The RNA shown here (c-di-GMP-I riboswitch aptamer) has 75 nucleotides and comes from Rossellomorea vietnamensis. Of the family's consensus pairs, 93% are formed in the model. Its mean pLDDT, the model's own confidence on a scale to 100, is 81. The sequence is in RNAcentral, with records from Rfam and Ribocentre.
RNA sequence: ACUGAUUAAGGGCAAUAUCAUCGAAAGGUGACGACGCAAAGCUACAGGGCUAUUACAUGCCAGCCAGCUGCCAAA
Numbered sequence: 001a002c003u004g005a006u007u008a009a010g011g012g013c014a015a016u017a018u019c020a021u022c023g024a025a026a027g028g029u030g031a032c033g034a035c036g037c038a039a040a041g042c043u044a045c046a047g048g049g050c051u052a053u054u055a056c057a058u059g060c061c062a063g064c065c066a067g068c069u070g071c072c073a074a075a
Base pairs, nucleotide, nucleotide: 012037013036018031019030020029021028022027035063041068042067043066047064048061049060050059
């Protein structure tokens, strides 16, 4: 340098759907349930998107981009 094999531990979150509920809606909350996620933790001033609207969101989405923070350790 190349090729092949092997590779954590403790765990965490929870899409869509369904039921209930709040809301004009987007969507939120709870239960159930897992599509997935090494930040799918937090953050809506800023990028972007959604709903409403004659127009502009003061509404909503961070599991779009982004910012901040965190657990473990072959390193």